[in-house]
Description
The part of an RNA shown here (small-subunit ribosomal RNA, central domain) has 346 nucleotides and comes from Microgenomates group bacterium GW2011_GWF1_44_10. The full RNA is in RNAcentral, with records from ENA and SILVA. Its Rfam family is "Bacterial small subunit ribosomal RNA".

Context: one part of a larger RNA
RNA sequence: CUGGGCGUAAAGCGUCUCGAAGGUGGACGCGCGCGUGGCGGGUUUAAGCCCGGAGCUCAACUCCGGACCAGCUCGUCAUACGGCGUGUCUCGAGUCUGUUAGGGGGAAUCAGAAUUCUCGGUGUAGGGGUGAAAUCCGUAGAUAUCGAGAGGAAUGCCAAAAGCGAAGGCAGGUUCCUGGGACAGUACUGACACUCUAGGACGAAAGCCAGGGUAGCAAAAGGGAUUAGAGACCCCUGUAGUCCUGGCCCUAAACGAUGCUCGCUAGAUGGUUCACUUCGGUGGGCUGUCGUAAGCUAACGCGUUAAGCGAGCCGCCUGGGGAGUACGGCCGCAAGGCUAAAACUC
Numbered sequence: 001c002u003g004g005g006c007g008u009a010a011a012g013c014g015u016c017u018c019g020a021a022g023g024u025g026g027a028c029g030c031g032c033g034c035g036u037g038g039c040g041g042g043u044u045u046a047a048g049c050c051c052g053g054a055g056c057u058c059a060a061c062u063c064c065g066g067a068c069c070a071g072c073u074c075g076u077c078a079u080a081c082g083g084c085g086u087g088u089c090u091c092g093a094g095u096c097u098g099u100u101a102g103g104g105g106g107a108a109u110c111a112g113a114a115u116u117c118u119c120g121g122u123g124u125a126g127g128g129g130u131g132a133a134a135u136c137c138g139u140a141g142a143u144a145u146c147g148a149g150a151g152g153a154a155u156g157c158c159a160a161a162a163g164c165g166a167a168g169g170c171a172g173g174u175u176c177c178u179g180g181g182a183c184a185g186u187a188c189u190g191a192c193a194c195u196c197u198a199g200g201a202c203g204a205a206a207g208c209c210a211g212g213g214u215a216g217c218a219a220a221a222g223g224g225a226u227u228a229g230a231g232a233c234c235c236c237u238g239u240a241g242u243c244c245u246g247g248c249c250c251u252a253a254a255c256g257a258u259g260c261u262c263g264c265u266a267g268a269u270g271g272u273u274c275a276c277u278u279c280g281g282u283g284g285g286c287u288g289u290c291g292u293a294a295g296c297u298a299a300c301g302c303g304u305u306a307a308g309c310g311a312g313c314c315g316c317c318u319g320g321g322g323a324g325u326a327c328g329g330c331c332g333c334a335a336g337g338c339u340a341a342a343a344c345u346c
Base pairs, nucleotide, nucleotide: 003318004317005316006315007300008299012314014202015201016200018199022195023194024193026089027088028087029086030085031084032083034082035081036078037077038076039075040074041073042072043071044070050066051065052064053063054062055061092192093189094188095187096185097184098183099182100181104178105177106176107175108174109173110172111155116150117149118148119147120146121145122144126137127136163170164169207248208247209246210245211244212243216242217241221237222236223235224234259313260312261311262310263309264308267290268289269288270287271286272285273284274283275282276281295302296301319346320345321344328339329338330337331336
């Protein structure tokens, strides 16, 4: 430089609310003539290839002459497409006005149920646990039950195939602060756009640092069982942790195992939401299911939410193991993360 690929075979970065560079880019004019194309000139060693001819008896081979292709350059012509300059436009994009749904985010505050603990009342011999038991709790009064109090964590029903968010994710009520979306109007800007190496931000759980908190649960740990053993599964305890504040870590089956944007290609039937409505329905956004028309696929399956038909841009793959490892670099308090080989071997 190039081929074929990336749902499940190797392969879509965890996400993109950000995004300089780069690549790509709507409609109509005018200008330039850089790319682009035509024609002509110059140049591009020889040999070789091709064409014409000649010499070895032929051929191979050799010799003579010519030409094509293409590069660079000069002149000239063309101006559709790309580019550049300039003017205009509104359908892409955005703004505005008015509605609207939502567990979107942050902070404060309040609530009830339940578990546990403490105190008090009633009450008496058991309770708990299991396949069966035992460790364990209980006559210093447990379990059960009633009343009072403390504290922490999580929010039953509503609840759904439901909703919101870029993803991770988000659920008791109220208030405050705040992001995004949809629809209607078609008032405004006038291509302001798409994608994105680097960079930036966010990023479940676990883990780490400092301080707090700790009801329940529970790695580790201790004990009881089981067993040949039992470092387990079961049982009784139980510390980190789980929770909060601040700061790190940056991983995942971070999954739709499916990058983002735009256009095009039969439908049927739900949910949710907005607008209009003659209340039949109609139009739009999001989200499901069916199953198909076409099409695609190795098959499974996908099928207007594409894995179909096209376009733009990015990321990634290239036999298995070695190995997501070593070394080096960067990041981190550490744990480790990111980047990422080779020998060897099949």